A computed fold for a 351-nucleotide part of an RNA from a metagenome, annotated as small-subunit ribosomal RNA, central domain.
Its Rfam family is "Bacterial small subunit ribosomal RNA". Its family is annotated with ribosome and structural constituent of ribosome in the Gene Ontology.
[in-house]
Context: one part of a larger RNA
């Protein structure tokens, strides 16, 4: 290579969208491209099988027959795959009625609390720590009381509760918008699935420009601790955190567990709809169904921990990755950035 794999041992892309390709429902009719059977050329000799013969046997030669694989021309099959054509509805899609929701972007507003100012009241302390000092306070601090400014987050509710493809979303209003569930089964009639390559989104932090700054706080400064203490602890304190735009593209971007389809025992919580059924009826209660979400397990898998209708079971498809450990997610080179890196990515050596 084949294979075997890929939750925790190497190994699921950070998540979507989506071109090539690559799989792909039901039914008829054709077609014969794949298939699958046969003709006939053809696949040199020699080798390799078998047989039979020559050297005193073998080796080794001669003779001979057949294997065997492709590949072309032709002639039949037609059940499967594939083309045509024509229907179908169980797939996917619309549509009409309802339904939950921190789903997304916009523009306004709300209350509480830190901070500052500004005033009144009022005096020596306030802070902070194990203990203490650095700080702040008689230029009146800390405590209180009223007005004010200003910048960020939304207490209760809240829930192992919802949304969302991931990242991820929570004060309330109003606008724009995307998805998603149940019911009906009226329309479309396979339109689907899974994606190299392309494309979009993407915590945090960091970059650029240009604003904002209450809080909180890397860097940095003092005070402690300590032998030391570039920490932990304590006073301050920028950048940052926040707003636009634009870059960066990373994560224990984890359910370390691709997607999409069927199938195969159960108990139970809890979140949205349908629905029946019963009663003491603004309700509750026991059911049935669909559809998320968690718990506990049958069988069955699993190295084992577990997993177990939300599978790590059973089975289709299609894409990614993996192939002893360091070296190394490193050089070098390409790609992409403003940098910071990021991405693709080895070797020698050594064991």
């Nucleotide at each position: 290579c084949u294979g075997g794999g890929c939750g925790u041992a190497a190994a699921g892309a950070g998540c979507g969208c989506g071109u090539a390709g690559g799989c792909g429902g039901u039914u008829u009719a054709u077609u014969a491209a794949g298939u699958c059977a046969u003709u006939u050329g053809u696949u040199a000799a020699a080798u390799c099988u078998c047989c039979c013969g020559g050297c005193u046997u073998a080796a080794c030669c001669g003779g001979g027959a057949a294997c065997a694989u492709g590949c072309a021309c032709g002639u039949g099959a037609u059940a499967c795959u594939g083309g045509u054509a024509a229907a179908c509805u169980a797939g996917a899609g619309u549509g009409u009625a309802a339904g939950a929701g921190a789903g997304a972007g916009a523009a306004g507003u709300g209350g509480a609390a830190u901070u500052c100012u500004c005033g009144g009241a009022g005096u020596a302390g306030c802070g902070g720590u194990a203990a203490a000092a650095u700080g702040c306070g008689u230029a009146g601090a800390u405590c209180u009381c009223g007005a004010g400014a200003g910048g960020a987050a939304c207490a209760c509710c809240a829930g192992a509760g919802g949304c969302g493809a991931a990242g991820g979303c929570g004060g309330c209003u109003u606008c724009u918008u995307a998805g998603c569930u149940u019911a009906c089964a009226a329309c479309u009639g396979a339109c689907g699935c899974u994606c190299a390559a392309g494309u979009g989104c993407g915590a945090a932090a960091g970059c650029g420009u240009g604003g904002g700054g209450a809080g909180c706080a890397a860097a940095c400064a003092g005070g402690a601790u300590u032998a030391g203490a570039u920490a932990c602890c304590c006073u301050g304190g920028u950048a940052g955190u926040c707003c636009a735009c634009g870059c960066u593209g990373u994560g224990a971007a984890c359910g370390a567990u691709g997607a999409u389809c069927a199938c195969u025992g159960g108990a139970u919580a809890u979140g949205g709809g349908c629905u029946u059924u019963g009663c003491u009826u603004a309700g509750c209660a026991a059911g049935g169904u669909c559809u998320g979400u968690g718990u506990c397990g049958a069988a069955g898998c699993u190295a084992a921990c577990g997993c177990g209708u939300u599978a790590a079971g059973u089975g289709a498809u299609c894409c990614g990755c993996c192939u002893g450990a360091g070296u190394a997610g490193u050089a070098c080179g390409g790609u992409c950035g403003c940098a910071a890196g990021a991405u693709u990515a080895a070797a020698a050596c050594u064991c």

The RNAcentral record of the full RNA draws on SILVA.